[in-house]
Context: one part of a larger RNA
RNA sequence: UUGCAGUUAAAAAGCUCGUAGUCGAACUUCGGGCCUGGCGGGAUGGUCUGCCUUACGGUAUGUACUGUCCGGCCGGGCCUUACCUCUUGGUGAGGCUGCAUGCCCUUUACUGGGUGUGUAGUGGAACCAGGAAUUUUACCUUGAGAAAAUUAGAGUGUUCAAAGCAGGCAAUUGCCCGAAUACAUUAGCAUGGAAUAAUAGAAUAGGACGUGCGGUUCUAUUUUGUUGGUUUCUAGGAUCGCCGUAAUGAUUAAUAGGGACGGUCGGGGGCAUUAGUAUUCCGUUGCUAGAGGUGAAAUUCUUAGAUUUACGGAAGACUAACAUCUGCGAAAGCAUUUGCCAAGGACGUUUUCAUUGAUCAAGAACGAAGGUUAGGGGAUCAAAAACGAUUAGAUACCGUUGUAGUCUUAACAGUAAACUAUGCCGACUAGGGAUCGGGCCACGUUAUUUUCUGACUGGCUCGGCACCUUACGAGAAAUCAAAGUCUUUGGGUUCUGGGGGGAGUAUGGUCGCAAGGCUGAAACUU
Numbered sequence: 001u002u003g004c005a006g007u008u009a010a011a012a013a014g015c016u017c018g019u020a021g022u023c024g025a026a027c028u029u030c031g032g033g034c035c036u037g038g039c040g041g042g043a044u045g046g047u048c049u050g051c052c053u054u055a056c057g058g059u060a061u062g063u064a065c066u067g068u069c070c071g072g073c074c075g076g077g078c079c080u081u082a083c084c085u086c087u088u089g090g091u092g093a094g095g096c097u098g099c100a101u102g103c104c105c106u107u108u109a110c111u112g113g114g115u116g117u118g119u120a121g122u123g124g125a126a127c128c129a130g131g132a133a134u135u136u137u138a139c140c141u142u143g144a145g146a147a148a149a150u151u152a153g154a155g156u157g158u159u160c161a162a163a164g165c166a167g168g169c170a171a172u173u174g175c176c177c178g179a180a181u182a183c184a185u186u187a188g189c190a191u192g193g194a195a196u197a198a199u200a201g202a203a204u205a206g207g208a209c210g211u212g213c214g215g216u217u218c219u220a221u222u223u224u225g226u227u228g229g230u231u232u233c234u235a236g237g238a239u240c241g242c243c244g245u246a247a248u249g250a251u252u253a254a255u256a257g258g259g260a261c262g263g264u265c266g267g268g269g270g271c272a273u274u275a276g277u278a279u280u281c282c283g284u285u286g287c288u289a290g291a292g293g294u295g296a297a298a299u300u301c302u303u304a305g306a307u308u309u310a311c312g313g314a315a316g317a318c319u320a321a322c323a324u325c326u327g328c329g330a331a332a333g334c335a336u337u338u339g340c341c342a343a344g345g346a347c348g349u350u351u352u353c354a355u356u357g358a359u360c361a362a363g364a365a366c367g368a369a370g371g372u373u374a375g376g377g378g379a380u381c382a383a384a385a386a387c388g389a390u391u392a393g394a395u396a397c398c399g400u401u402g403u404a405g406u407c408u409u410a411a412c413a414g415u416a417a418a419c420u421a422u423g424c425c426g427a428c429u430a431g432g433g434a435u436c437g438g439g440c441c442a443c444g445u446u447a448u449u450u451u452c453u454g455a456c457u458g459g460c461u462c463g464g465c466a467c468c469u470u471a472c473g474a475g476a477a478a479u480c481a482a483a484g485u486c487u488u489u490g491g492g493u494u495c496u497g498g499g500g501g502g503a504g505u506a507u508g509g510u511c512g513c514a515a516g517g518c519u520g521a522a523a524c525u526u
Stems, first nucleotide, its partner, number of pairs: 004497003007478002012494001014366001016364002021359003025252002031080009041070007048062001049060004085132007095122011136198003139193002142190002151182002155165002167176003208245003212242005218236003256356001257353003261348002264345002269341004275319002279315006286308001290301002327334002371412006381405001385401004423493003427485002430469003435464008444456004473480002499526003508519004
């Protein structure tokens, strides 16, 4: 590993990319014909034997002998484009053709047939030794090998047994049987198989083959009476060119993936531009004694005119209603108008490439709010702080003020109940109606005045966010079309958990300006 669990009990990294790793679509000799060997089975005959029967025949026994037919299993050879490697030397079984010869049968007859022996040739199964080369493995089979003791197990009356490897027979001499066998996994060796999984091959042919031809170059055995030299022939390497042979040589186009193209779609992103009311403040205006606020009050503001009314201005923030079980985005997240910039999904496609893919240690990008640093800006709200209340007390809830912050630029930080508390990719399993985006179709309605194009209406179809009903299924249940296809347990791949505390603490490492982040125990306790 077989064989756990991860929505809520411990546990899916916030999200995406990504190297090593792991895993990865289908396809290439299937099949047919002929010949032949072995094994066992069935059917039907004959012979032999026994029994019954006058007989025909019947029955039984077959480790008995044998014929025919049928289908089954395991092989071998040849052919069908199908290779079993090719060569050089040996050894050479069975077969075939001759010659000589013995025996038997036969014939007028070494005439013909059968059966031996010896010998010559042909042909070559198989084996041995060298040379040239050969895609490479995994996997399965068989074998050799792999100490003994142990284990399993055979034999044997240790008196039984645990054990032991003994023992038994005969009885004055002696003889006989044992001390089996199995298992022994990784690696290595040998053997057969060729399904499965990899790997390699011919695309700028520098490709294969050859009855070939011709160059270049290297080596040198033998023979030319001997020795030496040179060259040729010949034999063997290497290499180049020409010619010839060939069905000459590129698998599909995955309801895998990438790219191109087309019309779209979206509150996706960035930059600029623009709008809206509200809030606060300021200026002017009107009238006045209260206004705020609360459970009730007070702190607070107010004839120096508060609150309130009208007009105008400024500032910074925010983007109401429309607004949804709707959209987009990897997530965080995203909503005034318009313009520009690049990006993206889905759909459509008789477009293209052809395995390019999936998931991912290391390593990267992005990452709410809050926090930090340096600028800007500071309307609102508001940690801290102050005061008024409440209260037994109130360092709170309520009220009045109010700083950091909230906004923005440039950098850090890198965490959240970053939640669907549900990894990603792929397949299958069920019914329904809505909805968003694309496409196709339809006699239908409308704009309009006919077309064209929209908008409706009704189907179909891909791809989304969800929902409803059921449970064949799952679950401890709540519930779940996934949390199903799981003890009938294996699709691929990554991460995490193993009683509660101590503890996300200590220590070490590393990152950070810091706050802190990542990694991360133990003693002890229960």
Small-subunit ribosomal RNA, central domain from Cryptotrichosporon anacardii, 526 nucleotides, folded computationally. Rfam family: Eukaryotic small subunit ribosomal RNA. Its Rfam clan is "SSU clan". Rfam 15.1 lists 75,755 matches to the family in 2,556 species.